A computed fold for a 74-nucleotide RNA from Parcubacteria group bacterium GW2011_GWD2_43_10, annotated as transfer RNA. It matches the Rfam family "tRNA". Rfam's curators write: Transfer RNA (tRNA) molecules are approximately 80 nucleotides in length. The source organism's lineage runs through Bacteria and Bacteria candidate phyla.
[in-house]
RNA sequence: GCUGCCGUAGUUCAGUUGGUUAGAGCCCCUGCCUUACAAGCAGGUGGUCGCAGGUCCGAAUCCUGCCGGCAGCA
Numbered sequence: 001g002c003u004g005c006c007g008u009a010g011u012u013c014a015g016u017u018g019g020u021u022a023g024a025g026c027c028c029c030u031g032c033c034u035u036a037c038a039a040g041c042a043g044g045u046g047g048u049c050g051c052a053g054g055u056c057c058g059a060a061u062c063c064u065g066c067c068g069g070c071a072g073c074a
Base pairs, nucleotide, nucleotide: 001073002072003071004070005069006068007067010026011025012024013023019057028044029043030042031041032040050066051065052064053063054062
């Protein structure tokens, strides 16, 4: 340098035939329970969906460029 895959919550990830509100586990916070802690139960906080642009009535999803990571080729 070329090719492929990946980038979504604090963290690990799901969601890509475009359309209802962007979700799950863990972590964290609050309450219940307990003498207390843990476990359990109930509820809650947290997101420019890597960045910019384009297509579209509508984009996490499609297209283009860029950035970062991994793998392969040279």